Two RNAs folded together computationally: RNase P RNA and transfer RNA, 424 nucleotides in total. The prediction has a mean pLDDT of 76. It holds a member of the Rfam family "Bacterial RNase P class A". Rfam classes the family as a ribozyme. Gene Ontology terms of the family: dimeric ribonuclease P complex, tRNA processing and ribonuclease P activity.

């Protein structure tokens, strides 16, 4: 130069004019005004994990149900993320992976094919051995005998060669593959041109029920407080004390004490919870990294029908997706464009 | 805030759970019947099973992300 991977930031700017809105100070009998400061996002999104807060018992047992599923680390936690390891893939930076268990145990593998799971013989081979037939090589049928070839299938019960045989086969041997047990390395997954040892031992599927191990108690800010009013008396009707509620799939167990249904009567919001936070910016330090300590500095939305716009000029690279309603970590989904850095591969020139 | 179902042929439904052939009624195409139409009979057309990827030998089924509708409860 050219294609390409990984990782990070940016999400149209200035200026001015009119609004809306949180806090603050002021002025005013109030109603309102004036000033100052603050006002979406990397996904605010889907709600798909985890967590804080808050109530119900200080969340208690059991069963039932659900969620993870190489191996160590991070962290409040998580199904996240970070570093191996092993698989797969590309020529390479790299990328992807729902990656326990199929000799617990049950079910299924359609069609096709001899057999589809402690198999099994259709065509083939052979037919040594028994039978017959011959003096004899040998011939002939069945019984049997293989699993080397072909043939069906998505998948056929280890590969190559060499012996060996009637003919063939882990039958036997060499290697390769695999299992199992030491031994080394690493914390551990796991690896090894390491030994011995089994002739090979029962495919595939667990995103089929299933088993093994870890974790989960319910509810969600319309959570729940606090002030105020009402649910008052009254009537009728069922259920039941081993009952009912608070309790949710279910039992237990605490804790409460009559529930439930019509009639009839009556009603009214309001304040808070709300944003000082596993915060956010710099620098040092530990670490390979996620990440954590530590010093300094900083205050960044907070409505309650719901606020963040409108419009004019200039500039260019001519603007994507898409709007906070408890908050926080993440994950997955949408998204014009640009910039920064590391690093592959090919070409070309010195 | 929390839950729950639904999407298969124009048009309303099966099929899924327990994976191998996508079927049914309506509409439509031809033919037969009628002097013509309808009704009735026979044959017959038509489906990326919202999308996308993934397990599997094999996906409408099973698993994961989306996208759209609808309904429930606070």
């Nucleotide at each position: 130069g050219a294609a390409g991977u990984c990782g990070g930031c940016c999400a149209g700017g200035c200026a001015a004019u009119c609004g809306c809105u949180g806090g603050g100070a002021g002025a005013g009998c109030a109603a309102u005004c004036u000033c100052c400061u603050g006002g979406a996002g990397g996904a605010a999104a889907g709600u798909c994990c985890g967590g804080a807060c808050u109530c119900c018992a200080u969340a208690g047992g059991g069963c039932g149900g659900g969620a993870u599923g190489c191996c160590a680390g991070g962290u409040a936690a998580c199904g996240c993320c970070u570093g191996g390891g092993c698989g797969a893939u590309g020529u390479g930076a790299g990328u992807c992976g729902a990656c326990g268990g199929a000799a617990a145990g049950u079910g299924c593998c359609a069609c096709a094919g001899a057999a589809a799971a402690u198999a099994c013989a259709c065509c083939g081979c052979c037919g040594a051995u028994g039978g017959c037939c011959g003096c004899a090589a040998g011939g002939c049928a069945c019984a049997g005998g293989u699993a080397a070839g072909g043939g069906u299938g998505a998948a056929a019960u280890g590969g190559u060669g060499c012996g060996g045989u009637a003919a063939g086969a882990g039958c036997g041997c060499a290697c390769c593959g695999c299992g199992u047990c030491g031994c080394u390395g690493g914390c551990a997954a796991c690896a090894g041109u390491c030994g011995a040892c089994g002739g090979c031992a029962c495919g595939g599927a667990a995103a089929a029920c299933c088993c093994c191990a870890u974790c989960c108690g319910g509810a969600g800010c319309a959570a729940g407080g606090c002030c105020a009013a009402a649910u008052a008396g009254g009537g009728a009707a069922g259920c039941a004390u081993u009952g009912g509620u608070g309790c949710g799939g279910c039992c237990c167990g605490c804790a409460c004490u009559g529930c439930u249904u019509c009639c009839g009567g009556g009603u009214a919001g309001g304040c808070u919870g709300c944003u000082u936070g596993a915060g956010c910016c710099a620098g040092a330090c530990a670490g390979c990294g996620a990440u954590g300590u530590c010093u300094g500095g900083c205050c960044c939305a907070g409505a309650g029908g719901a606020a963040u716009g409108a419009u004019u000029g200039c500039c260019c690279a001519c603007g994507a997706c898409a709007g906070a309603a408890u908050c926080c970590g993440g994950c997955u989904u949408a998204u014009c464009g640009g910039c920064c850095g590391a690093c592959u591969u090919c070409c070309u020139u010195c | 805030c929390g839950g729950g179902g639904c999407g298969u042929a124009g048009c309303g439904c099966a099929g899924c759970c327990u994976g191998g052939u996508a079927g049914c009624g309506c509409a439509c195409c031809a033919c037969c019947u009628u002097g013509g139409g309808g009704u009735g009979g026979u044959g017959g057309u038509g489906g990326u099973c919202g999308g996308a990827g993934g397990u599997u030998c094999a996906a409408a089924u099973c698993c994961u992300c989306u996208c759209g509708c609808c309904c429930c409860g606070a």